Transfer RNA from a Candidatus Omnitrophota bacterium, 74 nucleotides, folded computationally. The prediction has a mean pLDDT of 81.
């Protein structure tokens, strides 16, 4: 320098043949149990998808340019 593959709540992850309120676990917090905590059990906060643009009536999803992580070639 070239190429591949990732980038999604706090933490790991699904969702990627485009379509309505972005889902599941674990952690925060609130409440119900409990003599307390801890399990449980019910609820609630938190991400508009690494940043920008484009295409489309609609983009987490495609296009294209950047940023970063790993990994291969020189």
């Nucleotide at each position: 320098g070239g190429g591949g593959u990732c980038g999604u709540g706090g933490u790991g992850u699904a969702g990627c043949u485009g379509g309505u309120u972005a889902a599941c676990a674990c952690a925060u917090c609130a409440g119900c149990u409990u003599g307390u905590c801890a399990c449980g059990c019910u609820g609630a906060a938190g991400a508009c998808c690494g940043c920008g643009a484009g295409u489309u009536c609609a983009a987490a999803u495609c296009u294209c340019g950047u940023c970063g992580a790993c990994c291969c070639c020189g």
It matches the Rfam family "tRNA". About the family: Transfer RNA (tRNA) molecules are approximately 80 nucleotides in length. It was read from a public genome assembly.